TPP riboswitch aptamer (THI element) from a Gammaproteobacteria bacterium, 89 nucleotides, folded computationally.
Its Rfam family is "TPP riboswitch aptamer (THI element)". Gene Ontology term of the family: thiamine pyrophosphate binding.
The prediction has a mean pLDDT of 78.
Taxonomically the source falls in Gammaproteobacteria (Bacteria, Pseudomonadati, Pseudomonadota).
[in-house]
RNA sequence: CCCACAAGCUAGGGGUGCUGAAAAGCUGAGAUAGACCCUUGGAACCUGACCCGGUUAAUACUGGCGUAGGGAAGCUUCGGCAGGACUCC
Numbered sequence: 001c002c003c004a005c006a007a008g009c010u011a012g013g014g015g016u017g018c019u020g021a022a023a024a025g026c027u028g029a030g031a032u033a034g035a036c037c038c039u040u041g042g043a044a045c046c047u048g049a050c051c052c053g054g055u056u057a058a059u060a061c062u063g064g065c066g067u068a069g070g071g072a073a074g075c076u077u078c079g080g081c082a083g084g085a086c087u088c089c
Base pairs, nucleotide, nucleotide: 001084002083006077007076008075009074010073011039012038013037014036017026018025019024045070046069047068051064052063053062054061
């Protein structure tokens, strides 16, 4: 000097279910919120799926599927995770 992790800015991607007459209730980061989450080290999210097992008042509520197939990036700052180059002893 290059540089991981982390953070910030800009841009982009995503979901919005179940019960109830309604008000509300359940799970969750978030249930159309201006918020929340995720951006290739990608389970944010989609397909498989009107799938399978276990729960529940009910539901992706929970687990499998899943080492499956897709899926949206640039810059800046801090910098020693590892490694390399140079110099000195």